A computed fold for a 475-nucleotide part of an RNA from an uncultured Pseudomonadota bacterium, annotated as small-subunit ribosomal RNA, 3' major domain.
The prediction has a mean pLDDT of 86.
[in-house]
Context: one part of a larger RNA
């Protein structure tokens, strides 16, 4: 000085209390742990590890494991000789890697004394040296997670103390906030808060009309903005308006402010984002990259073919679907948002029960398509039951996808139809367009998500209170 305390004082935070869904139990799914393997590849490890690196593990990936082969290497740079620059095709042996033999194709750029030289590419000795996803994150950089969007964290002068160090930053008020006001041996001043940034709500006699509109006039269909025609609404992207406790009151120290109230789309930081000090945590990454040091060099390197990462007595996270009637089945009929697409979205015919297949128009896209929104709404049926619930597990046909679905991909059709009747001890998340609940889209990506990342529809309940549980700020 600081940090702690089952010291005390004020103060905050979904921290609890109040309330609405859940987790723990059942199945699957997905992540660890362990166990097993010839490998189950490595790393994370209380919050802050465990749907996490991984935004795609059938082969690739791929770092493991067997096995076949390579050693100047699959990659750089320097290098003796060769060469028809190079390239493309065929067979033979082989699981490929490879190796080997045949054919086409007669050639690229710069100089040039036309003889020839040089470049770039291909073979290729022999060495320099490539290469390591081996080790050290406790030898580092960059990056990141946490306290924590908390309200702190320091300086210069200058005063106080032998001094370490104090004061300033402490007090009275106030606020989200060291925010601001008042007083003070202090005055000042950075980093942080606030603000500028983006997004949303509201408006324009503003800019602009291949989206939008019978608004108002034509034309024209069974029907559509579909044709003329038009920017008026809508909307779309730009610009600029508004919100400043500006105004009225009461309370406060004549102060900052605090409550109500007008007016207004909107108050009092409007609602979201993005922004994360000074440091901790010898946290996390040497496996994204970079990077000292150790260490391997016919191998710890480099390549092919295959398995493995996908085991399975068990155990834990984290999600999905469920037990039902606020529901399940049909049948019908509405309403978004945001995105996506050319080795792409694919309408629409025809064919299939389906997944899909065939043909094809239109679209590099406010013009086409993906794209039928689901819940919601109206009508029938089901009547409490392991059931018209639930869908796990198996059997059989299939469909795509991709060189190829045994191991080990999705999906469809018939049959089949487990646990499972609301979960012990415990335990999570949410204060408003949220929680709940419903679909959609995308990135990743030949295929393949119940994950993530985002988009709207519908939409609540409670919050008296800080004793007390967590974390956390100030004396």
């Nucleotide at each position: 000085u600081g940090a702690c305390g089952g010291g005390g004082g004020c103060c905050c935070g979904c921290a609890c209390a109040a309330g609405c869904g859940g987790u723990g139990g059942a199945g699957u799914a997905u992540g660890u742990g362990g166990u097993u393997u010839a490998a189950u590849u490595c790393g994370a490890c209380g919050c802050a590890a465990c749907g996490c690196g991984c935004a795609g593990a059938a082969c690739c990936u791929u770092a493991c494991c067997c096995g076949g082969c390579c050693u100047u290497g699959a990659c750089a740079u320097c290098g003796a000789g060769g060469g028809a620059a190079a390239g493309c095709c065929u067979c033979u042996a082989g699981a490929a890697a490879u190796a080997g033999a045949g054919g086409c194709c007669c050639u690229c750029c710069c100089c040039u004394u036309c003889g020839g030289g040089g470049g770039a590419c291909c073979c290729a000795a022999a060495g320099a040296c490539a290469g390591g996803u081996g080790c050290u994150g406790c030898a580092u950089g960059g990056c990141u997670g946490u306290c924590g969007u908390c309200a702190g964290c320091u300086c210069g002068u200058g005063u106080c103390g032998u001094g370490a160090g104090a004061u300033g930053u402490u007090g009275g008020g106030u606020u989200a906030a060291g925010u601001c006001c008042c007083g003070c041996a202090a005055c000042g001043a950075g980093c942080g808060c606030a603000a500028c940034c983006c997004u949303u709500g509201c408006c324009g006699u503003u800019u602009a009309g291949u989206u939008g509109c019978c608004a108002g006039c034509g034309a024209g269909u069974c029907a559509u903005g579909u044709c003329g025609g038009g920017c008026a609404c809508u909307c779309u992207a730009a610009c600029g308006g508004g919100a400043c406790u500006g105004c009225c009151g009461u309370c406060g120290u004549c102060a900052a402010g605090a409550c109500g109230g007008a007016g207004g789309a909107a108050g009092g930081c409007g609602g979201g984002g993005a922004u994360g000090a000074c440091g901790u945590c010898a946290a996390g990454u040497c496996c994204u990259c970079a990077u000292g040091g150790c260490c391997c060099u016919u191998a710890c390197g480099g390549u092919c073919g295959g398995g493995g990462c996908u085991a399975c007595a068990c155990a834990c996270g984290u999600a999905c679907u469920a037990c039902a009637a606020u529901g399940g089945g049909c049948g019908g009929u509405a309403c978004a948002g945001a995105g996506c697409g050319c080795a792409g979205c694919g309408a629409g015919c025809u064919c299939g029960u389906g997944a899909g297949a065939g043909u094809c128009a239109g679209c590099g896209a406010a013009u086409c398509g993906c794209a039928g929104a689901a819940a919601a709404c109206c009508g029938c049926c089901c009547u409490c039951a392991g059931u018209u619930c639930g869908g796990a597990u198996u059997g059989c046909a299939g469909u795509c996808u991709g060189c190829a679905a045994c191991u080990c991909g999705a999906c469809u059709g018939c049959a089949u139809g487990a646990a499972g009747g609301c979960g012990g001890a415990a335990u999570c998340g949410c204060u408003a367009g949220u929680a709940a609940u419903c679909g959609c889209g995308g990135a990743u990506c030949a295929g393949c998500a119940u994950g993530c990342c985002g988009c709207g529809g519908u939409g609540a309940a409670u919050a008296c209170g800080u004793u007390c549980c967590c974390g956390g700020g100030c004396c």